The RNA shown here (transfer RNA) has 72 nucleotides and comes from a Candidatus Martarchaeota archaeon.
């Protein structure tokens, strides 16, 4: 230069057109003499950027950026 495969909350990932979600972490409770565990509850994601398509896009098309991996 070229191919494929990835980008979703702080961090691992799900979610393949119809309200964004786990699980750890974070925080407040309840439990303990205290800590941790455990149980219950909240906060925190314009869905890598920019278009298109469509009643409606994290999901479908295009382009650009990032990472990984193979070719050359």
């Nucleotide at each position: 230069g070229g191919g494929c495969u990835c980008u979703u909350g702080g961090c691992u990932c799900a979610g393949u057109a119809g309200u964004a979600g786990a699980g750890c972490a974070c925080c407040c409770g309840c439990u303990u003499u205290g800590c941790a565990a455990g149980c219950g509850g909240g906060g925190g994601g314009u869905c890598g950027c920019g278009g298109g398509u469509g009643c409606g896009a994290a999901u479908c098309c295009c382009g650009c950026a990032g990472a990984g991996u193979c070719c050359a």

Model confidence (mean pLDDT): 84 of 100. Its Rfam family is "tRNA".